The part of an RNA shown here (large-subunit ribosomal RNA, domain IV) has 332 nucleotides and comes from an Elusimicrobiota bacterium. Its mean pLDDT, the model's own confidence on a scale to 100, is 88. Its Rfam family is "Bacterial large subunit ribosomal RNA". Gene Ontology terms of the family: structural constituent of ribosome and ribosome. RNAcentral holds the full RNA, with entries from ENA. NCBI's taxonomy places the organism under Bacteria, Pseudomonadati, Elusimicrobiota.
Context: one part of a larger RNA
RNA sequence: ACCACGUUAAGGAACUAGGCAAAAUAAUCCCGUAACUUCGGAAGAAGGGAUACCUGCCGCAAGGCAGGUCGCAGUGAAAGGGGCACCGUGACUGUUUAACAAAAACACAGGACUCUGCUGAAAUCGCAAGAUGAGGUAUAGGGUCUGACUCCUGCCCGGUGCUGGAAGGUUAAGGGGAGCUGUUAGUCCGCAAGGGCGAAGCGGCGAACUCAAGCCCCAGUAAACGGCGGCCGUAACUAUAACGGUCCUAAGGUAGCGAAAUUCCUUGUCGGGUAAGUUCCGACCUGCACGAAUGGAGUAACAAAGGUGCCGCUGUCUCAACGUGGUGCUCG
Numbered sequence: 001a002c003c004a005c006g007u008u009a010a011g012g013a014a015c016u017a018g019g020c021a022a023a024a025u026a027a028u029c030c031c032g033u034a035a036c037u038u039c040g041g042a043a044g045a046a047g048g049g050a051u052a053c054c055u056g057c058c059g060c061a062a063g064g065c066a067g068g069u070c071g072c073a074g075u076g077a078a079a080g081g082g083g084c085a086c087c088g089u090g091a092c093u094g095u096u097u098a099a100c101a102a103a104a105a106c107a108c109a110g111g112a113c114u115c116u117g118c119u120g121a122a123a124u125c126g127c128a129a130g131a132u133g134a135g136g137u138a139u140a141g142g143g144u145c146u147g148a149c150u151c152c153u154g155c156c157c158g159g160u161g162c163u164g165g166a167a168g169g170u171u172a173a174g175g176g177g178a179g180c181u182g183u184u185a186g187u188c189c190g191c192a193a194g195g196g197c198g199a200a201g202c203g204g205c206g207a208a209c210u211c212a213a214g215c216c217c218c219a220g221u222a223a224a225c226g227g228c229g230g231c232c233g234u235a236a237c238u239a240u241a242a243c244g245g246u247c248c249u250a251a252g253g254u255a256g257c258g259a260a261a262u263u264c265c266u267u268g269u270c271g272g273g274u275a276a277g278u279u280c281c282g283a284c285c286u287g288c289a290c291g292a293a294u295g296g297a298g299u300a301a302c303a304a305a306g307g308u309g310c311c312g313c314u315g316u317c318u319c320a321a322c323g324u325g326g327u328g329c330u331c332g
Stems, first nucleotide, its partner, number of pairs: 001327008010318002014316001019313001027051005036041001038148001052069007070074001082311006089303002094106002110146007123132003149298004154228003159225002161221005168216003174210002179205005186197004229247005256290001257287001268284005
């Protein structure tokens, strides 16, 4: 010096990103126990008191009551909840990154949409046979989203998707075969070389016409993917604008919430808490850039989770000291 412990005057979070760590609380019995609430809880809420031994009485006992005794101390050692208030998030018990993340992430019961009518359902694996689904049958099975509960879930179908429609446009192979063409038995011209025409057959190319789905087209559909405006003016102080005008759009954000896990400006402004508060709580609304199952707003209970405050408590600190055990180092 370090490691692991123990004790500490006065103060008591002044430490620190943060009470991290430590201290404190602690068992059993009795008294007592708030808001809120889904009436179950919250709750061991909180906060108080008792606890040993001897004698007597009651009692089957456990134990209770009365009187007395001792100590600083009677759950005499060990083991053995710290508590309260407010807020955000997620309802909850669960699950997870084996070996840096346990969470507000995942799951969840509940809600909704959609597919599936069964002689191989839909879906999935497989080239197939076959298998799962299921020895199930729409109160069933698959997919997707949301995520208890309470109150709710507005407007837009123009784009994309899905579903339906079939008149028209477009449209493949195939069918079709107008026409064109290769080859040449033959024939014509030529003295010859060669050239012209050219049936059948065998080939090649091939127009019109015919022809499905799809696409175009016409509708529906947002708990499908998604989207949900701008400018100008106006009231008898001022300010503001219930009101008006105008442009654009498929429609211009409803309820609720709002400087928020979302607010840039921003430590917004006001109020509360503090002597002093970029955090916190309550409001306001100017929402850079909330908003309704990519759910909106609440919510009792719950959380080794997140933020803030308070009580208790303490070597976290003011500020360090001493002791015990161990390791290292220096000297010998």